């Protein structure tokens, strides 16, 4: 140089083009305890006082819809010379 596979919440990590984030760690807050761990229940991107809006490397296209397909471009990780 060329092929391949992959980037999603604080962290692993799912999602057949159709409620983005399931499950699971950790985290808070409540419970149980003499207390501490165990359990158990809620919550738990992000801007908004709220309705609501924005959010899958990054810019574009396609579509009524895109994390998921197309173009491009950038990182990581393999393979080949």
């Nucleotide at each position: 140089g060329c092929c391949c596979a992959g980037g999603u919440g604080g962290c692993g990590g799912a999602a057949u083009g159709g409620u983005a984030g399931a499950c699971g760690c950790g985290u808070g807050c409540g419970u149980u305890u003499c207390a501490g761990g165990u359990g158990c229940g809620c919550a738990u991107g992000u801007c908004g006082c709220g309705a609501g809006g924005c959010g899958u490397g990054c810019a574009g296209g396609u579509u009524c819809g895109a994390g998921u397909c197309c173009u491009g471009u950038u990182c990581u990780g393999g393979g080949c010379a």